């Protein structure tokens, strides 16, 4: 000093799923809150393989450790447009750290 992997902040794409029901704010809405039912999965969270042991040992079985995900779960969270959000994906930019 350069590379590469992950951090950080913005730029920029960015998906799914109820213009539901009832109260209330107001007198109205497709608005806001609460609440009841349907539903989404890609904010964050939870979960389980393979893989190591141990006991057993005819089958092959019991346990115990340990871990991931865009599976899975639906706690959060979301469900017209619009506004927010949004995993992950670029192209830069900053801060460092390991290895070489």
């Nucleotide at each position: 000093g350069a590379u590469u992997c992950g951090c950080c902040a913005a730029c920029u794409g960015g998906a799914g799923a109820g213009c539901g029901g009832u109260u209330g704010c107001u007198u109205a809405a497709a608005g806001c809150a609460a609440u009841c039912c349907a539903c989404c999965g890609a904010a964050g969270g939870g979960g389980c393989a393979a893989g190591c042991g141990g006991c057993a040992c005819a089958c092959u079985g019991c346990u115990g450790c340990a871990u991931a995900a865009a599976c899975u779960c639906u706690c959060a969270g979301g469900u017209a447009c619009a506004c927010a959000g949004g995993a992950c994906a670029g192209a830069g930019g900053g801060a460092g750290a390991g290895g070489c």
Molecule: Glycine riboswitch aptamer
Organism: Pseudomonas sp. C27(2019)